[in-house]
């Protein structure tokens, strides 16, 4: 010089296990704060969470039962882990294999 590799993540699939169905949680928006971003250094307008306000918004049925209660089947941009696969250092110097 030329080529590869590996993070955090993040998104999709699969069986199982809760949660909600009394609306909580996802998803937006705004405000305050914290993190993390290949092995080293730096590091955003990106990325990821805490936490406060908003503003939209829903699917339930049946089964036993007197009732409550608990089952089952749905529903929900539903939640964390497990498998599998896809994407991935915002970027900058150095590194590292391998030619």
């Nucleotide at each position: 010089g030329c080529a590869g590799a590996g993070u955090a993540g993040g998104c999709c699939c699969g069986a199982g296990c809760g949660c909600g169905u009394u609306a909580a949680g996802u998803g937006c928006c705004a405000g305050c704060u914290g993190g993390a971003c290949g092995g080293g250094g730096a590091g955003u307008u990106g990325c990821c969470g805490g936490u406060u306000g908003g503003a939209c918004g829903a699917a339930a049925a049946g089964a036993c039962a007197c009732g409550a209660a608990u089952c089952u089947u749905g529903c929900g941009g539903u939640g964390a882990g497990c498998g599998g696969g896809c994407c991935g250092c915002a970027u900058c110097c150095c590194g590292c294999u391998g030619c």
This is a predicted structure of a 99-nucleotide RNA (THF (Tetrahydrofolate) riboswitch aptamer) from a mouse gut metagenome.
Its mean pLDDT, the model's own confidence on a scale to 100, is 76.
Of the family's consensus pairs, 82% are formed in the model.